[in-house]
């Protein structure tokens, strides 16, 4: 220094040009004698910064950055 992967809500973690799932959490509700567990709703300002392309970027194309990894 060069190649490659990877950055999404509190926390994992899918999506891969049109609206971001799902799990755990967290709250409120039913039930309880109180809890727990279930079951039912509700969450939350989640797409690493910056251009660019486009009717429209989380997604594609440039830089940067910050984690991992190979080389030398």
């Nucleotide at each position: 220094g060069g190649c490659c992967c990877g950055g999404u809500g509190g926390u994992g973690a899918a999506g891969u040009g049109g609206u971001a799932a799902c799990a755990c959490g967290a709250c409120g509700g039913u039930c309880u004698g109180c809890a727990a567990a279930a079951c039912c709703g509700u969450u939350a300002u989640g797409c690493g910064c910056g251009g660019g392309u486009u009717c429209a970027a989380u997604u594609c194309c440039c830089g940067c950055u910050c984690g991992g990894g190979c080389c030398u």
Molecule: transfer RNA
Organism: Minisyncoccia bacterium